[in-house]
Context: one part of a larger RNA
RNA sequence: UGCGGGCCGCCUGAGGGGAAGCUGCCCUCAGUACGAGAGGAACGGGGCGGCGCGGCCUCUGGUUUACCGGUUGUCCUGGCGGGCAACGCCGGGCAGCCACGCCGCAAGGGGUAACCGCUGAAAGCAUCUAAGCGGGAACCCCUCCCCGAAAAGAGGCGGCCUGCCGUCACGGGUUACCGUGGCGGCGCGGGCUCCCGUAGAAGACGGGGUUGAUGGGGCGGGGGUGUAAGCCCAAGGGGUUACCCGAGGGGUUCAGCCCGCCGCUCCCAAGAGCC
Repeated sequence: UGCGGGCCGCCUGAGGGGAAGCUGCCCUCAGUACGAGAGGAACGGGGCGGCGCGGCCUCUGGUUUACCGGUUGUCCUGGCGGGCAACGCCGGGCAGCCACGCCGCAAGGGGUAACCGCUGAAAGCAUCUAAGCGGGAACCCCUCCCCGAAAAGAGGCGGCCUGCCGUCACGGGUUACCGUGGCGGCGCGGGCUCCCGUAGAAGACGGGGUUGAUGGGGCGGGGGUGUAAGCCCAAGGGGUUACCCGAGGGGUUCAGCCCGCCGCUCCCAAGAGCC
């Protein structure tokens, strides 16, 4: 742009794509059928794996240069607290992202291939075929997942608006009015803009914009570290006998610090607006 008005929401599914999977072992069937014996199945049913593919993060395990703690050297420093050294090194670690973790890839229906049959003539017989009918694959179609009204036969359903007001011009009528056209405003709705998002390369998608919990902050919950600082005690050391230093320890303290999670709260930012 189109889909013979516009917009919003929900569908249908033509068509397209997809590992829609592949495979091993064990139990049972069964020491059965079969076989003189030796030996020794199958159909069906059940269970456990391997490979591959897709999804997910409850568990397990990685990562986690957000975070918490320990500690070495050096520098700043009264203390506290910090800078640098690959995150200095080490011990942990939520969310997220992952696999080594978890889940699914099942079962069924229909149509056929080779092939196996039924009935059966041409051709008094025979013959699966000529008419007709049945069975039969890891194959094809449906069932499963994804895309998919641009499927030009361009679909369906529902809702809203398709109009109203003002003004000007022309025509009819001339008294209210009608028709056509121009301009302005309002209306449904969309876009821009703004605040964002486990959405994301850009677009797009989803949420929110004061009639608001969308993001930030604060508070609470939950979680991670592992018990902060200050105060108190103290082996020992120094000392001018006033006292000073002090490894370490316990209490205050399930502390302190921190959080991409879950909530609450209009404190801050989503003002105002434009097309």
Large-subunit ribosomal RNA, domain VI from Desulfurococcus mucosus, 275 nucleotides, folded computationally. Model confidence (mean pLDDT): 83 of 100. The full RNA is in RNAcentral, with records from ENA and SILVA. It matches the Rfam family "Archaeal large subunit ribosomal RNA". A reference for the family is Yusupov et al. (2001), "Crystal structure of the ribosome at 5.5 A resolution", Science. Lineage of the source: Archaea > Thermoproteati > Desulfurococcales > Desulfurococcaceae > Desulfurococcus.